[in-house]
């Protein structure tokens, strides 16, 4: 955990009572009901309009009601592979930052060392110093200004060449991200955006304590403060200003506009309804690589107030541990019938789904 009685608890028909109860009959928690983290059904408030911000997403393509979720590719990275994992737009718009080390961490630079020349030293071989060329090797670092080989020079360098790597362009394959070819080009653009930022596309607000009906009344009273205007009209009534309200980030704008604010002191907080049949679950089938979609069949499975779904016994099942018949093993040990005591997570509806996440 199953599964049987027994006693209960919760809502539902039915019945008998009829204030409360009473019998019967069938039913009552999950894989996550959690968290509330995203999409959405429903309801309600609001719905010119422009700008700023604040938030969300960030590779193609499909799936879905919808999604930041799935499901297939593509790249990137890690593996030998099988497979896995991804916070996958932009660092020539801008502002940082890049530790430690190192000569230098982005308008490059020169510690050692290469190479010239000059001068002084030595007998020389070389050293030392100064200017001059250079960055190839050394070192340092996660990262060093395209690699790596070959030519070339005093040494050197895309200085040149060939392959790789990067751009940039055409062609081909693909719906698309991309991939693959061919051609030019001497090489520029070092990471980092989960730091600002920029771009792109995107988002109105509150939640079943929504809301609907009924009862009841936030009514009705005292106080204080601020407003209660003009003009035309005989008059309704139209213009205009206006305290204060909306627009639920702000600002202009618009709209509404005679009451608004604060205190005292009073009084209400029940029923009903929203409510579970729904993007529903199972099974065949048929498209589809898949998510998933069609179509036939069947099933109906808590609706509730702070809120029920639970307890004791028998059995039977799982683990773990002890005692041990007997079986294996040369041994060490293994396997184990029976009996005996334990122990059995995580939680837990509360409008309803669909997904993450944790447990």
């Nucleotide at each position: 955990g199953g599964u049987g009685a027994u006693c209960g608890c919760c809502g539902g028909u039915u019945g008998c009572u009829u204030u409360u109860g009473c019998a019967a009959c069938a039913g009552g928690a999950g894989g996550a009901a959690a968290g509330u983290c995203c999409g959405a059904g429903c309801u309600c408030c609001a719905g010119a309009g422009a700008g700023u911000g604040c938030g969300g997403u960030g590779c193609c393509g499909g799936g879905u009601a919808a999604c930041g979720c799935c499901c297939g590719g593509u790249g990137a990275c890690g593996g030998a592979a099988a497979c896995g994992u991804c916070g996958a737009g932009g660092a020539c718009a801008g502002c940082g930052c890049c530790a430690c080390a190192g000569a230098a961490a982005a308008c490059a630079a020169a510690c050692c060392u290469c190479c010239g020349u000059u001068c002084g030293c030595g007998c020389a071989a070389g050293c030392g110093a100064g200017c001059g060329g250079g960055a190839a090797g050394g070192g340092u670092g996660a990262a060093a200004a395209g690699g790596c080989g070959g030519g070339g020079u005093a040494a050197g360098a895309g200085c040149c060449c060939a392959c790789c790597g990067c751009g940039c362009g055409c062609g081909u394959g693909g719906c698309a991200a991309c991939a693959c070819g061919c051609g030019c080009g001497g090489c520029a653009c070092g990471g980092c955006a989960c730091a600002c930022c920029c771009c792109a596309c995107u988002g109105g607000g509150a939640g079943c304590a929504a809301g609907g009906c009924c009862a009841c009344g936030u009514a009705g009273g005292c106080a204080a403060g601020c407003g209660u205007u003009c003009g035309c009209g005989a008059a309704a009534g139209c213009g205009a200003a206006a305290a204060g309200g909306g627009u639920g980030a702000c600002u202009c704008g618009c709209c509404c506009g005679a009451g608004c604010u604060u205190g005292c002191g009073g009084g209400u907080a029940g029923g009903c309804u929203g409510c579970u049949c729904g993007a529903g679950g199972c099974g065949g089938c048929c498209g589809g690589u898949a998510a998933c979609g069609g179509u036939c069949g069947u099933c109906c499975u808590a609706g509730a107030g702070g809120a029920a779904u639970g307890a004791u016994c028998g059995c039977c099942a799982u683990c773990g541990c002890g005692u041990g018949a007997g079986a294996g093993g040369c041994g060490a040990c293994u396997c184990g019938a029976a009996c005996g005591c334990g122990a059995a997570a995580c939680a837990g509806a509360a409008c309803u789904c669909g997904g993450c996440u944790u447990a």
Molecule: Bacterial RNase P class A
Organism: soil metagenome